[in-house]
Molecule: c-di-AMP riboswitch aptamer (ydaO/yuaA leader)
Organism: Vulcanimicrobiota bacterium
RNA sequence: GGCGCUCUUUAGCUGAGUCCGGGCCCGCGUGGUCCGGAGCGGGGGAGACCAGGCAGGGGUGAACGCGCCGGUCGGCGCGGGGGCAAUCUUUCAGUCCUAACCCGACAACUAACCCCGUAAGCGUCCGAAAGAAGGAGC
Numbered sequence: 001g002g003c004g005c006u007c008u009u010u011a012g013c014u015g016a017g018u019c020c021g022g023g024c025c026c027g028c029g030u031g032g033u034c035c036g037g038a039g040c041g042g043g044g045g046a047g048a049c050c051a052g053g054c055a056g057g058g059g060u061g062a063a064c065g066c067g068c069c070g071g072u073c074g075g076c077g078c079g080g081g082g083g084c085a086a087u088c089u090u091u092c093a094g095u096c097c098u099a100a101c102c103c104g105a106c107a108a109c110u111a112a113c114c115c116c117g118u119a120a121g122c123g124u125c126c127g128a129a130a131g132a133a134g135g136a137g138c
Base pairs, nucleotide, nucleotide: 004138005137006136007135008134009133012122013121014120018038019037020036021035022034023033024032025031026029039118040117041116042115043114044113056106057103058102059101060100064079065078066077067076068075069074080098081097082096083095084094087132088131089130090129091128092127
């Protein structure tokens, strides 16, 4: 190093939302604040091509479509979409969500280029199968 067999599994979740450096402040800490960078995420922005709107249109996000009820807010059902914490992927089962906010007459895609964000909120109790990867032993 290869093969075979046996045993074993790295300790949170949604989300892009993490890490590093420097200045200043203070009650000197796992602190506050400002700036810069890396990583990650998003928007704008030619041509060719393909569309769309003028009943406005568009963006982030899983958060949409149809039907029924309802005066409206809204409710129910079906389908679609998204999440689920003891390595990862897929399938099955179970369960939960399907919001909110923003731009302001305006943006399809889009190379160069330009700009923005780096929050917020939570707590699983080991469901099953197959495959993959890692570790230990022989």